Source information
A computed fold for a 72-nucleotide RNA from a Candidatus Uhrbacteria bacterium, annotated as transfer RNA. Lineage of the source: Bacteria > Bacteria candidate phyla > Candidatus Uhriibacteriota. The prediction has a mean pLDDT of 82. RNAcentral holds the sequence, with entries from ENA.

RNA sequence: GCCACCUUAGCUCAGUGGUAGAGCAAUCGCUUCGUAAGCGAUAGGUCCUGGGUUCGAAUCCCAGAGGUGGCU
Numbered sequence: 001g002c003c004a005c006c007u008u009a010g011c012u013c014a015g016u017g018g019u020a021g022a023g024c025a026a027u028c029g030c031u032u033c034g035u036a037a038g039c040g041a042u043a044g045g046u047c048c049u050g051g052g053u054u055c056g057a058a059u060c061c062c063a064g065a066g067g068u069g070g071c072u
Stems, first nucleotide, its partner, number of pairs: 001071007010024004018055001026042005048064005
């Protein structure tokens, strides 16, 4: 220098155009003499940034940023 992939909750990740989700973690409750485990509930989001397409974009297109891998 070229190519591909990734970026979504504190962490690991789903979500392939129509209300943003799960597990773990956190908080509260139930249970226990108490703790852990278990069960239930609650809260938590600028979907990396900017622009475009569309009635409507996390999702499609363009540019940029960061990361991973490959080639040279």